Overview:
Predicted 3D model of a 72-nucleotide RNA (transfer RNA) from a Microcaldota archaeon. Its mean pLDDT, the model's own confidence on a scale to 100, is 83. The organism belongs to Microcaldota, within Archaea. The sequence is in RNAcentral, with records from ENA. It matches the Rfam family "tRNA". Rfam classes the family as a transfer RNA. Rfam describes the family as follows. Transfer RNA (tRNA) molecules are approximately 80 nucleotides in length.

RNA sequence: GCCUCCGUAGCUCAGUAGCAGAGCGUCUGCCUUGUAAGCAGAAGGUCGCGAGUGCAAUCCUCGCCGGGGGCU
Numbered sequence: 001g002c003c004u005c006c007g008u009a010g011c012u013c014a015g016u017a018g019c020a021g022a023g024c025g026u027c028u029g030c031c032u033u034g035u036a037a038g039c040a041g042a043a044g045g046u047c048g049c050g051a052g053u054g055c056a057a058u059c060c061u062c063g064c065c066g067g068g069g070g071c072u
Stems, first nucleotide, its partner, number of pairs: 001071007010024004018055001026042005048064005
């Protein structure tokens, strides 16, 4: 330098164009003599950045940034 895959909540990841989600974690309440477990609820996101297509983009296209793998 070229090819390829990935980037979504604190962490691990779903989501192939029409309301952004799950598990774990965090916080609050209940329960307990107390803690853990259990039960109920809540908070937490410019979906890496910018542009394009389209009525509509996390999703499609292009560029850039970052990471993994391969080739020279």